[in-house]
Context: one part of a larger RNA
RNA sequence: GAUUGAACGUUGGCGGCACGCCUAAUACAUGCAAGUCGAACGAGAAAGUACCUCCGGGUAUGAGUAUAGUGGUGGAUGGGUGAGUAACGCGUAGGAAUCUACCUUCAGGUGGGGGAUAACUCGGGGAAAACUCGAGCUAAUACCGCAUAAUACCUAAGGGUCAAAGUGGGGGAUUUUUGGACCUCACGCCAGGAGAGGAGCCUGCGUUGGAUUAGCUAGUUGGUGGGGUAAAGGCCUACCAAGGCUAUGAUUUAUAGUUGGUCUGAGAGGACGAUCAGCCACACUGGAAUUGAGAUAUGGUCCAGACUCCUACGGGAGGCAGCAGUAGGGAAUCUUGGGCAAUUGGCGAAAGCCUGACCCAGCGAUGCCGCGUGUGCGAAGAAGGCCUUAGGGUUGUAAAGCACUUUUAGUCGUGAAGAAAAGCUUAAAGUUAAUAGCUUUGAGUUUUGAUGUUAACGACAGAAGAAGAUCCGGUUAACUCCGUGUUAGUAGUUGUGGUAAUAUGGAGGGAUCGAACGUUAAUC
Numbered sequence: 001g002a003u004u005g006a007a008c009g010u011u012g013g014c015g016g017c018a019c020g021c022c023u024a025a026u027a028c029a030u031g032c033a034a035g036u037c038g039a040a041c042g043a044g045a046a047a048g049u050a051c052c053u054c055c056g057g058g059u060a061u062g063a064g065u066a067u068a069g070u071g072g073u074g075g076a077u078g079g080g081u082g083a084g085u086a087a088c089g090c091g092u093a094g095g096a097a098u099c100u101a102c103c104u105u106c107a108g109g110u111g112g113g114g115g116a117u118a119a120c121u122c123g124g125g126g127a128a129a130a131c132u133c134g135a136g137c138u139a140a141u142a143c144c145g146c147a148u149a150a151u152a153c154c155u156a157a158g159g160g161u162c163a164a165a166g167u168g169g170g171g172g173a174u175u176u177u178u179g180g181a182c183c184u185c186a187c188g189c190c191a192g193g194a195g196a197g198g199a200g201c202c203u204g205c206g207u208u209g210g211a212u213u214a215g216c217u218a219g220u221u222g223g224u225g226g227g228g229u230a231a232a233g234g235c236c237u238a239c240c241a242a243g244g245c246u247a248u249g250a251u252u253u254a255u256a257g258u259u260g261g262u263c264u265g266a267g268a269g270g271a272c273g274a275u276c277a278g279c280c281a282c283a284c285u286g287g288a289a290u291u292g293a294g295a296u297a298u299g300g301u302c303c304a305g306a307c308u309c310c311u312a313c314g315g316g317a318g319g320c321a322g323c324a325g326u327a328g329g330g331a332a333u334c335u336u337g338g339g340c341a342a343u344u345g346g347c348g349a350a351a352g353c354c355u356g357a358c359c360c361a362g363c364g365a366u367g368c369c370g371c372g373u374g375u376g377c378g379a380a381g382a383a384g385g386c387c388u389u390a391g392g393g394u395u396g397u398a399a400a401g402c403a404c405u406u407u408u409a410g411u412c413g414u415g416a417a418g419a420a421a422a423g424c425u426u427a428a429a430g431u432u433a434a435u436a437g438c439u440u441u442g443a444g445u446u447u448u449g450a451u452g453u454u455a456a457c458g459a460c461a462g463a464a465g466a467a468g469a470u471c472c473g474g475u476u477a478a479c480u481c482c483g484u485g486u487u488a489g490u491a492g493u494u495g496u497g498g499u500a501a502u503a504u505g506g507a508g509g510g511a512u513c514g515a516a517c518g519u520u521a522a523u524c
Stems, first nucleotide, its partner, number of pairs: 001524004006520005013371006019364002021329001026327003030324003035073003040070002043067001048061005080282003089207007098199003103195004108190003111146001113144002120136006152161003166187006174181002208254003215245003220242008257279004261272004284305005307318004335361001337360003343357001345354003374404004384395004408465001410460005423445009468513005473494003479508005489496002
């Protein structure tokens, strides 16, 4: 000099864009953060309103709504944190022995049966709760057989094995129990091939310090058989051999997530790894599996532990390193806000629902950037202050005064962009037996903004509301007086102060920066 996720002191007008627990991976009150689908399925209220009433109630509507339940899909994404990890964890360059839901594409299939079970009703346990048991009834795109079976799988090459589910819209004939059958379209479903994207595995090289850590290793190193996995492999197991690593630093110990990058520097390098992006790891601590295409699963399950809470003492419940917020720790780090309008994700045919992701607003000079706090004229060089050789000098065109302007803040008004869609109507084309329905394209139409009293623009009034901080011996830009008297103090360094201190304290004056200025800490 540059820099910072900074802190502290003094001061503080406005706006834009960023950033904001670096410490205790400490403990957490409260609310919200993952649901959705009735076009898979069976059930199914109530309030209210109207009418009737034998005043008990009933009927219609509300409404096939709310609501649970079965089933599907998603809760493996998104979001947080950096404890662990010196490792194929990461980076980079390769590899072969693999899997892949949703999506795209290719070529096939979707026939015929069956038995249950929740919800619900009844009864029981506990009778505090969490919950739980038995009996009965019922549906499905839930579950299970049969048929069919290849370019799939197994194979001793002969052969053998494996599947499915329907739902919704429309309809001219025919049929019909008026639901349908049948035809057609859309969405599905099953078994395969290919792709895209994703995931798992292996290898070369690179990746902090200590030798006051020198030897380490027994599934250890390799082989054979077997098992296991989606997959290679001591991944596991039985047997056999005795290997394997190491001074080019094994082992051990300390520290540490890593990279793109950030800061600095002419560069080489050094330091760092906040925000943003990629990868990894973790989810109170330790362990385990289940489901699933995918987890050994932050807001799932089980076991053990520590801690907290409820209890009728028999037993139960919990996990903010999600967003806010609280306590604690600390020099130190924000609102228990608004909205799904946009972007995105999940479900759904869609409308839509959910989304503390996200978009916005709030707080903080934490940083960077921009703007303002007026402009011109104005000498009687006013008064006051300070200095003085007492003549004057200086503060100083500074003020007053005169004439202007109105950025910004204020008040009032006008007023974009972020909005593309979806819905409805309609035209054409495609599909089709069809002018129906559906799909695509086009046209028209009605709307959708949290932000928001938005940005921007216009009008109004009035200099009106808006300047401080540090320093002045040298380094280093800036000087005099008074107080003090090796005292009080100052100080980055050199030093200063013992009666004339430009170095201490005050004043006047000056210098430098300026909504900031200094100090401390840290890096180059």
This is a predicted structure of a 524-nucleotide part of an RNA (small-subunit ribosomal RNA, 5' domain) from a metagenome. Its mean pLDDT, the model's own confidence on a scale to 100, is 84. The RNAcentral record of the full RNA draws on SILVA.